[in-house]
RNA sequence: UCCCGAAAAGGCAAACCCGUCGCGAGGCGGGGGCGCAAAGCCGCGAGUCUCCCGGUUCAGGGAGACGGUCGGGCUGCCGAAG
Numbered sequence: 001u002c003c004c005g006a007a008a009a010g011g012c013a014a015a016c017c018c019g020u021c022g023c024g025a026g027g028c029g030g031g032g033g034c035g036c037a038a039a040g041c042c043g044c045g046a047g048u049c050u051c052c053c054g055g056u057u058c059a060g061g062g063a064g065a066c067g068g069u070c071g072g073g074c075u076g077c078c079g080a081a082g
Base pairs, nucleotide, nucleotide: 003082004079005078011036012035016031017030018029019028020027021026034068040074041073042072044071045070046069047066048065049064050063051062052061053060
C1' cells in the first nucleotide's frame, strides 16, 4: 500500500407517525431506528415506479421519480487478526 473487517469514536438512517410541497411516483423538515464501511457523491448502463400523448389496452413516444435493486465512475474515516 492492497485485500480484508475485530474494536472504538463519530456518521448515515428503513418501516412507521406528524407537518409541508407535488396530479402522481415521491421531495423536504421533525420524531423514529431496520439496517449500513461507502446507506458519501454522480445519475452513466440496466431495473422499478409515476404522469401525459397514442391506442386494438398491443407497439411506440414525451416528461419525471427512486437510487437503501444490480452494475459503473470519482472520493473517503479507523486499524485487531490474517